[in-house]
Context: one part of a larger RNA
């Protein structure tokens, strides 16, 4: 060259639906708001504010029993800020910096392990005790915020008891095994549980076995360049006993051995998150790892733990480090690789949008709350597909451009005017209820303790959108590259080795099918070309 491809970018164009997609670069800084709560009693003390009853009083106006307004007290009722406690914040959601590793893939094994919420067997919830937040009250300090005095509850917290197929110890030792083993049972002893609220009966607590599901570990085989890296290694390799762990194990520790890995490439160095996949390619290879989905790793940068069932935790904690902000100078505060949005960076990548209707999470007995997950809408030809941009008749082959051999003819060209038709799509107007026959609430019924079924209410963000009629009227809608060969498409006039063109060969130096214009052709078409990557 050809064909193609994708998270492209540019330059000309640009009518519409629809589905997918949109920071590859500096894992660079980030202002602003949101992105994790949730349970008001059916855990608990409470009443700061709202509103309701109840009670008593004080003024006031009246129609002077008494009603109206105010003012006070009562947690009593609806409820309910902040507090204690329960769950959850380890999901989801971001990014690929690291990291050539059992991290990924795929096979397998744990007799060496854990698993909150959920299901499911058996057993139990017994007697007390002491704080401490909030409220008050007092100091400090700009501010963060912190200290001290007092009272006070609980499903916090602490003790005792009881207590099984738990959990240790010491016995028994059946079955298997050649054996080291493996231990089913059997007695003993020791250690180990709990919470209640409301009351109906449902929610709950503790211990134990099984179960799902989630994780941890462990090995087999695979898994990029480089030999202009040839040797590497002292907890290194075993091993005996300990400590640590939820378990195995130099994981870590005393000791004892001198091992251990390497041309089937150790080591060192370079790159790089890995896969299902995805692109080519007849294949067999090559390339890629962006959107979706498993799995890893990281949350400013380094280091450690806390609390928990799970972390060594992106919107926790603590030290240390860089940088920013706030200060009364003394001391504070933050982390967007969560949605959006800012700047820098670049050839480049979007709205500080709307709703929890739906699907999914959390918490709740449930109503409900909460949820930048989601599910929608906004912006971009970036990518695929679809649909228009009119059809049919019309020749004096018209005008006009352009070309020739020029009173002529050719070509543009049925193209156009003209006629008839239709109306996707455009505007008007009018109609519409998929996504929810779900689900929530009351009441009733039915089996039989949460299903299931009548009723009646309710609950749409997108949106009065999709979609559908009607009217009008060809009306609202074509362009880009190229035309020497390769490579499908010529002429003419302009410059004249100029000015330019070119992907390769080359083209321009006065008749240029090549430069730049027209005219006309080819090719593709809401897109066409050029750049850039892979095949």
């Nucleotide at each position: 060259g050809g064909a193609a491809u994708g998270a492209a970018a540019c330059g000309c164009u640009a009518g519409c639906u629809a589905c997918a997609g949109g920071c590859u670069u500096c894992a660079c800084a980030c202002a602003u708001g949101c992105a994790a709560g949730u349970u008001c009693g059916c855990g608990g003390g409470g009443c700061a504010g709202c509103a309701u009853g109840g009670g008593g009083g004080u003024u006031u106006g009246c129609u002077u029993u008494g009603c109206a307004a105010u003012c006070c007290c009562u947690g009593a009722u609806g409820g309910c800020g902040a507090c204690c406690g329960g769950c959850g914040c380890a999901c989801g959601g971001g990014u690929g910096a690291g990291u050539a590793a059992c991290g990924c893939g795929u096979a397998u094994c744990c007799a060496a392990c854990c698993u909150g919420c959920c299901c499911u067997u058996c057993a139990c919830c017994a007697c007390g005790g002491g704080a401490u937040a909030a409220c008050c009250c007092g100091g400090c300090g700009a501010a963060a915020g912190u200290c001290g005095g007092a009272c006070u509850a609980a499903u916090a917290c602490c003790g005792u008891a009881u207590g099984u197929u738990g959990u240790c110890c010491a016995u028994u030792g059946a079955c298997g095994g050649c054996a080291u083993c493996c231990g089913a049972u059997u007695u003993g002893g020791a250690c180990g549980a709990a919470a209640g609220g409301c009351u109906u009966u449902g929610c709950g607590g503790u211990g134990a076995g099984g179960g799902a599901u989630g994780g941890g570990g462990a090995u087999g085989c695979g898994u990029c360049c480089g030999a202009u890296u040839a040797g590497c290694u002292u907890g290194a390799c075993g091993g005996c006993g300990g400590g640590g762990u939820a378990a195995c194990g130099g994981c870590c520790c005393a000791c004892c051995g001198u091992g251990g890995c390497g041309a089937c490439g150790a080591u060192c160095g370079g790159u790089a998150g890995g896969g299902g996949u995805u692109c080519u390619g007849a294949g067999a290879g090559g390339a890629a790892g962006g959107u979706c989905c498993c799995c890893c790793a990281c949350a400013c940068u380094g280091g450690a733990a806390c609390u928990g069932a799970g972390a060594c935790a992106c919107g926790g904690u603590c030290c240390a480090g860089a940088c920013u902000c706030c200060u009364a100078c003394g001391g504070g505060a933050g982390g967007c690789a969560g949605c959006a949005g800012u700047g820098a960076g670049g050839a480049a990548u979007a709205u500080u949008g709307g709703u929890c209707a739906a699907u999914g999470g959390g918490c709740g007995g449930a109503a409900g709350c909460c949820u930048g997950a989601a599910c929608c809408a906004g912006c971009c030809a970036a990518g695929u597909a679809g649909c228009g941009u009119g059809c049919a008749g019309g020749a004096u082959g018209a005008c006009g451009g352009c070309c020739c051999u020029a009173u002529g003819g050719g070509u543009u060209g049925u193209a156009a005017a003209c006629u008839g038709c239709u109306u996707u799509u455009a505007u008007g107007c009018g109609g519409g209820g998929a996504u929810a026959a779900a689900g929530g609430a009351g009441c009733c019924c039915a089996c039989g303790u949460g299903u299931g079924g009548g009723u009646u209410u309710u609950u749409g963000c997108a949106g009065g959108u999709a979609c559908c009629g009607c009217a009008u009227g060809a009306a609202u809608a074509a362009g880009g590259a190229c035309c020497g060969g390769c490579u499908a498409a010529u002429u003419c006039c302009g410059u004249g080795c100029c000015a330019g063109c070119a992907g390769c060969c080359g083209c321009g130096g006065u008749a240029a099918u090549a430069c730049g214009g027209a005219a006309g052709g080819u090719c593709c078409g809401g897109g066409c070309g050029u750049u850039a990557u892979c095949c």
RNAcentral holds the full RNA, with entries from ENA and SILVA. Small-subunit ribosomal RNA, 5' domain from an uncultured bacterium, 535 nucleotides, folded computationally. Rfam family: Bacterial small subunit ribosomal RNA. Its family is annotated with structural constituent of ribosome and ribosome in the Gene Ontology. Its mean pLDDT, the model's own confidence on a scale to 100, is 80.